[in-house]
RNA sequence: CGUUGAAAAAGGCAGCACAUUCGAAAGGGUGUUACGCAAAGCUACUGGUCUAAGGGAAACUAUGAUGGCAGAGCUACCAAC
Numbered sequence: 001c002g003u004u005g006a007a008a009a010a011g012g013c014a015g016c017a018c019a020u021u022c023g024a025a026a027g028g029g030u031g032u033u034a035c036g037c038a039a040a041g042c043u044a045c046u047g048g049u050c051u052a053a054g055g056g057a058a059a060c061u062a063u064g065a066u067g068g069c070a071g072a073g074c075u076a077c078c079a080a081c
Base pairs, nucleotide, nucleotide: 002081003080004079005078012037013036017032018031019030020029021028022027035068041074042073043072045071046070047069048066049065050064054061055060
């Protein structure tokens, strides 16, 4: 430096739910709690999915959201090779 892995050691994150708050909603923040995670660290680039304020006669529609949906990019502890 690369690949593989989480057996060990040190750790890390935090699901559902609840309380509160922001938001039109999806969903996000904070606290409690840990289902789980070897990148469950970061990034909306591609696809998927969710929502529909606004627009539209209606069907529908993202500029909104989802990084714990998948891929991809960048970074990273330990061990083995």